[in-house]
RNA sequence: AGAGUUUGAUCCUGGCUCAGAACGAACGCUGGCGGCGUGCUUAACACAUGCAAGUCGAACGCGAAAGUUUUCUUCGGAAAGCGAGUAGAGUGGCGCACGGGUGAGUAACGCGUAAAUAAUCUACCCUGGUGUCUGGGAUUAAUACCGGACAGGUGGAUUAAUACCGGAUACGUUGAUUGUUUUUAAGGACAAUCAAGAAAGGUGGCCUCUAUUUAUAAGCUAUCACGCAUGGAGGGGUCUGCGUACCAUUAGUUUGUUGGUGGGGUAAUGGCCUACCAAGACUACGAUGGUUAACGGGUCUGAGAGGAUGAUCCGUCACACUGGCACUGAAACACGGGCCAGACUCCUACGGGAGGCAGCAGUGAGGAAUAUUGCGCAAUGGGGGCAACCCUGACGCAGCGACGCCGCGUGGGUGAGGAAGGCUUUCGGGUCGUAAAGCUCUGUCAGAAGGGAAGAAAUGCUUAUAGGUUAAUACCUUGUAAGUUUGACGGUACCUUCAAAGGAAGCACCGGCUAACUCCGUGCCAGCAGCCGCGGUAAUACAGAGGGUGCGAGCGUUAAUCGGAAUUACUGGGCGUAAAGAGUACGUAGGUGGUUAAAUCAGUCGGAUGUGAAAGCCCCAGGCUUAACUUGGGAAUUGCAUUCGAUACUGUUUGACUAGAGUACAGUAGAGAGAAGCGGAAUUCCUAGUGUAGCGGUGAAAUGCGUAGAUAUUAGGAAGAACACCAGUGGCGAAGGCGACUACCUGGCCAGAUACUGACACUGAGGUGCGAAAGCGUGGGGAGCAAACAGGAUUAGAUACCCUGGUAGUCCACGCCGUAAACGAUGUCAACUAGGUGUUGGGGCGGUUAAUCGUCUCAUUGCCGGAGCUAACGCAUUAAGUUGACCGCCUGGGGAGUACGGUCGCAAGAUUAAAACUCAAAGGAAUUGACGGGGGCCCGCACAAGCGGUGGAGUAUGUGGUUUAAUUCGACGCAACGCGCAGAACCUUACCUGGUCUUGACAUCCCGAAAUCUCUUGGAAACAAGAGAGUGCCCUUAGGGGAAUUCGGUGAUGACAGGUGCUGCAUGGCUGUCGUCAGCUCGUGUCGUGAGAUGUUGGGUUAAGUCCCGCAACGAGCGCAACCCUUGUCUUUAGUUGCCAUCAUUAAGUUGGGCACUCUAGAGAGACUGCCGGUGUCAAACCGGAGGAAGGUGGGGAUGACGUCAAGUCCUCAUGGCCCUUAUGACCAGGGCUACACACGUACUACAAUGGCCAUUACAAACCGUUGCGAACCCGCGAGGGGGAGCCAAUCGGAAAAAAGUGGCCUCAGUUCAGAUUGCAGUCUGCAACUCGACUGCAUGAAGGCGGAAUCGCUAGUAAUCGCAGAUCAGCACGCUGCGGUGAAUACGUUCCCGGGCCUUGUACACACCGCCCGUCACACCACGGGAGUUGGUUGUACCAGAAGUAGUUGAGCUAACCGCAAGGGGGCAGGCUACCAAGGUAUGGUUGGUAACUGGGGUGAAGUCGUAACAAGGUAACC
Repeated sequence: AGAGUUUGAUCCUGGCUCAGAACGAACGCUGGCGGCGUGCUUAACACAUGCAAGUCGAACGCGAAAGUUUUCUUCGGAAAGCGAGUAGAGUGGCGCACGGGUGAGUAACGCGUAAAUAAUCUACCCUGGUGUCUGGGAUUAAUACCGGACAGGUGGAUUAAUACCGGAUACGUUGAUUGUUUUUAAGGACAAUCAAGAAAGGUGGCCUCUAUUUAUAAGCUAUCACGCAUGGAGGGGUCUGCGUACCAUUAGUUUGUUGGUGGGGUAAUGGCCUACCAAGACUACGAUGGUUAACGGGUCUGAGAGGAUGAUCCGUCACACUGGCACUGAAACACGGGCCAGACUCCUACGGGAGGCAGCAGUGAGGAAUAUUGCGCAAUGGGGGCAACCCUGACGCAGCGACGCCGCGUGGGUGAGGAAGGCUUUCGGGUCGUAAAGCUCUGUCAGAAGGGAAGAAAUGCUUAUAGGUUAAUACCUUGUAAGUUUGACGGUACCUUCAAAGGAAGCACCGGCUAACUCCGUGCCAGCAGCCGCGGUAAUACAGAGGGUGCGAGCGUUAAUCGGAAUUACUGGGCGUAAAGAGUACGUAGGUGGUUAAAUCAGUCGGAUGUGAAAGCCCCAGGCUUAACUUGGGAAUUGCAUUCGAUACUGUUUGACUAGAGUACAGUAGAGAGAAGCGGAAUUCCUAGUGUAGCGGUGAAAUGCGUAGAUAUUAGGAAGAACACCAGUGGCGAAGGCGACUACCUGGCCAGAUACUGACACUGAGGUGCGAAAGCGUGGGGAGCAAACAGGAUUAGAUACCCUGGUAGUCCACGCCGUAAACGAUGUCAACUAGGUGUUGGGGCGGUUAAUCGUCUCAUUGCCGGAGCUAACGCAUUAAGUUGACCGCCUGGGGAGUACGGUCGCAAGAUUAAAACUCAAAGGAAUUGACGGGGGCCCGCACAAGCGGUGGAGUAUGUGGUUUAAUUCGACGCAACGCGCAGAACCUUACCUGGUCUUGACAUCCCGAAAUCUCUUGGAAACAAGAGAGUGCCCUUAGGGGAAUUCGGUGAUGACAGGUGCUGCAUGGCUGUCGUCAGCUCGUGUCGUGAGAUGUUGGGUUAAGUCCCGCAACGAGCGCAACCCUUGUCUUUAGUUGCCAUCAUUAAGUUGGGCACUCUAGAGAGACUGCCGGUGUCAAACCGGAGGAAGGUGGGGAUGACGUCAAGUCCUCAUGGCCCUUAUGACCAGGGCUACACACGUACUACAAUGGCCAUUACAAACCGUUGCGAACCCGCGAGGGGGAGCCAAUCGGAAAAAAGUGGCCUCAGUUCAGAUUGCAGUCUGCAACUCGACUGCAUGAAGGCGGAAUCGCUAGUAAUCGCAGAUCAGCACGCUGCGGUGAAUACGUUCCCGGGCCUUGUACACACCGCCCGUCACACCACGGGAGUUGGUUGUACCAGAAGUAGUUGAGCUAACCGCAAGGGGGCAGGCUACCAAGGUAUGGUUGGUAACUGGGGUGAAGUCGUAACAAGGUAACC
């Protein structure tokens, strides 16, 4: 620091996701040791049991028992001593308000920070000062009694105090009054007068003084305690500035409310409370209400700014079962105190009682989840005490948990036969791997044995000693020194020795992000997944294994946090088209603001002081072996406050200026607005005339109108609405918008020249005005147009598009509505920053008489374009550039501009505006393709023009379907279907039935024998069982050895063979197709952020990306063309088997002869737009012509670019993987592939006279032949048979060419057409023609009379027509492949159909239009809204009620202290009443949840239904 994911690819926008850190965690797997930390985040749920706050006998009065000893005894026991002034309860003092827990409440002066207290308190502690005088009355406990289940209580007698009370005294203590004084002020300070207000003693010691006799008391002394006031320290109370969550779908709140006066209350200010008076107070800088939440130091993260958080530790607050209340006290409205009410639990004798773990342990419950009912007060700290000491679940320790952080170990060295084994393999090997074993070494941890700390200093006691006191070296007390006493942890840390490699490694991951790869299994299954996505038979993504990678006593997962995320943007984002400028203006608050001078110092800047607790973070040192951890010091704490200073800028105040803004003057232009009038054209209607059969309308029609006279035409009239031409990216207006003409009233702009005001300005949350069309209300008006509606068409349907009608509406007046793609999709204002060229309105200057021209300038409105900006497109002085001011708005798509709530509206609806849920995208710009019922150019038997067919018939053949034991398999639009098959009776053959074989029919390895031939039996054959004959070649040392070939057998052999079994979607090869179409690319350069573009586009031209020209391109490659074959002409060479002009000869080129010609087959020539003319850009090229056998590629063939179709083929062959292995292999016989209601393709033959039949006469090319072609001749009607000459072929044979020609017959008919079908008889091939061959003869003589919709081929030696040959092949050809004979018609042309090429355009397509995609309906699931109601929470108002308590009042009852001679008084208590008030109740509202018959839309789902709305001109342009 980034990465993945939208696309075919690209850039951008934008969301989602990941890598990091971290955690009070939990879960899964695993687990050796130690140190330091840490551990109910949930139910502030309920709690059994134990402990957590007591202590003081030196404040006080009481006061046991067990046991034991002694004595006595009636042997039952009694008494005394010790136990013991102990235990124990009580009075009293101090403590219990600390410490410990929790975070429910609280949005608050609660917390934080900085101030204030002149408005205040403070027990214990410290300091210095002073005092402690004199009296009195009770009472608790205990004891005895009473009743009660308990808890607890009642009354009686006796009694103490540091308990309680009276009196005295008192300090500048308090109060009142008065005065002085400081200060801005204040309850401050000072002075005077009056009044009021204290106390307690205990303990130790002593006897100098006093008292009596010792010794004690008074007394003295020491110490503790006590009273008063002062100061301090520490700790509180209260108040204030600033900061402190979310919601405006919470906008108004408030009556003690805001203030004042008097009074009360408090330690103290204050409406804190009360009476009266006033009517205020808070609020858009967010009151009130609602929701959530303890706050801070800090913690986590982050570069920081921030964001999140508030466990452990520290500070503050709040709470203690829930609610209320006070008492005591220095302090509480009190966690382990009290009273009352409520809920809950427990006890009960039913009368009534008891309780509060959010203390430490522990239990239940909840939950994913959180520990021991431990030890000790040894240390630190706290309470009490003079002290000893007691108490202390604070605390110190230990236990449990890998919960976290940190450290250590599980061994080190050597060791290649690279062992065995695993995995894998191309079978060679590779890898685990120096890893192991083996040899050697060490000893951390754990284990055993031994030793063994620090944490401890005090206090007390003893001794010594120095002060104080005293008469005293006693005693007491204070200090010092020495000794002694105290350890939970714990025999722990640590050290030494011993033995022993011995006891100690796992977890996750391995498709990309992201380090790490193979095999097997599975087969869209099982499963994985953080995102993208894997899995449908070769899965590096599932599961297992081997190997690897990462971390390591841990490793993964999950939850939640920050980061990455500049994805809320202060640092640090945006708004033309991606989300986003409000429809527009005016204007309030607010924000911002021209030049200059002075003052001030609020902001700003600097210094100083105080504070910013400690801990933490950071730095430097120190202590534990190190680290974590911890100790000391420092830095930092960016803040706040006070104070001093600076004065440029901003602010404030005062003064001035004129450049911003405005006013005045005199002008221009204009569909600017309002309201009144007025004009012509057109439409429709009415009247009248002329006139006759149609009009109208459409793609075509029909509805409609018209003989009752339309349309057309003429004249007149009526009515309403709109204003042609002018008219223009012209004008005006803020926008919406404004268009005949005239006058009236009225707003604004612009230009000019002077004068005046003197910052008066800009923007603008709320607010207000205006605001197209449609719509609404009331009243008019209504010609045309025209939603709805009706009819006619179209259509599968047509609630549409088209047509005929037609009502609201459109118009006017008044009032609503308040929205539009209200758009420049661009907020307003101001400044600055190259130009060019138009336009409208002014002004200046120059030329000119003028029209007008040129030029400068201000304002308006357009186009082009540079810098700059932009993701790109584009914008570009009218900015989307560079800046400033202010406002509005945005934060992934959908849900949704929807629901609910509020506001507005008559309504329609508008405005404000969510969430659940769901997806990993949605989107912008541009690129390349593809596509378009887009455009342009061009080509092709593509259409057109022609000729002949197919589709109808019969047959052949192939296919589908059906059938079958099997009808083997493949091929399916063009580009499957006379295709694989150039030939299924057996074989072929792969299929079926049956019979057989199992190392096999075939190959290699080992062994044996020798080739081989003949025969018998069984059987359908395969095969099985047997018999007979027979041994070659080379070398040889004569024993034997070797080679080739063949056969056989065996090793139950084993390796293996074999498979037309599957996968053509794992493949190679081959092939088809677009298409013989003219295209497809590359290098370098250039342009672009990039995909890409350029080149290859453009202008011409061509069959052609063929060539030329131009050009940021220049070149090149694969294609095109040419080179190749054949054919057409000529030359030459060569003449046999070919040929024959001349000579001879013959029946005959038969023979001699010849090689001129034909022909054959070798080599050459020839054609290149080469020549001429024209056109054309001086080009390429085209047109015409000459010559030529041939002319513009002469004809034909071979030749098929990059690629497309997962096209075809695993059954040609090859091949990966899978499958079968006495069978899916192999052999054999028979059957099947030949079936047959039917459908389709391709052919043949016909339907006849351009014909059929008979007779007769001609003319080819190419090809084939020895397992062959087979002549002559003979036989047969014929197929054919006999025969065998010749021929391994320019020699012989197949071989007859046929159509054609000539002559004859037939005469339009199911025929002398056509030949299917069938019967009989035959021939040939073959082992065999039944299923199932071809042919022959005789007989039979079906359909068919030129073929519906539709559709195919062909442009010249072509179509059409005629025959011939060949491959396959024993036989079988209407098929296929070749060959020649005869031999046409037509092409105007490119509008249309089909296919293709180039350019361009649109696109929401990229599996690419056979694309994409919308809505209803049906089904399932999910969340949400409404809903008669119903049921909770919370809260307001009104009223009732009124426990405990406090205050007031009363107090006829009761009453110790004081007063009083007494009576009585004073004071107090119980009780009563009143006020306040918690729970509770009644009524009625608000608000917020749950739930609900039914209902509404939304979302998501497998290939459901109906249509086809959008994307192309999407077939009616789309959209608001």
The prediction has a mean pLDDT of 83. The RNA shown here (small-subunit ribosomal RNA) has 1520 nucleotides and comes from an uncultured prokaryote. Rfam family: Bacterial small subunit ribosomal RNA.